[in-house]
């Protein structure tokens, strides 16, 4: 990198470094950004996918705990694009697909 399965409307920021674009990709929209973004590191936090582990015979415990492995901490995966359906003066809504992210797994 490719494959399989699950989830993606909730949640959670300070400091240091750094110095220009950034929000995955293409186009459009909308935003963030020298009042220093994106990124990296530290600390803190959120969450509960996997492992561990507590109570219980079990179901389960407002699906415990948060010890370990990840992940995440602007905007719904920021929104739209393709298809179907519904409504409507070229727009709105719902569902799905594709793509992407994360986890676990198989080869």
């Nucleotide at each position: 990198c490719g494959c399989u399965u699950a989830u993606c409307a909730a949640g959670a920021a300070a400091g240091a470094c750094g110095g220009a674009g950034g929000g995955a990709u293409u186009g459009g929209a909308c935003c963030c950004u020298g009042c220093g973004a994106u990124g990296u590191c530290u600390u803190a936090g959120c969450a509960a996918c996997c492992g561990g582990u507590g109570c219980g015979a079990a179901a389960g415990c407002u699906u415990g705990u948060c010890c370990g492995g990840u992940g995440c901490u602007a905007c719904u995966u920021u929104c739209c694009a393709c298809c179907a359906c519904g409504g409507a003066u070229u727009c709105c809504g719902u569902g799905g697909a594709u793509a992407g992210a994360u986890a676990a797994g198989a080869a």
Molecule: SAM riboswitch aptamer (S box leader)
Organism: Spirosoma fluviale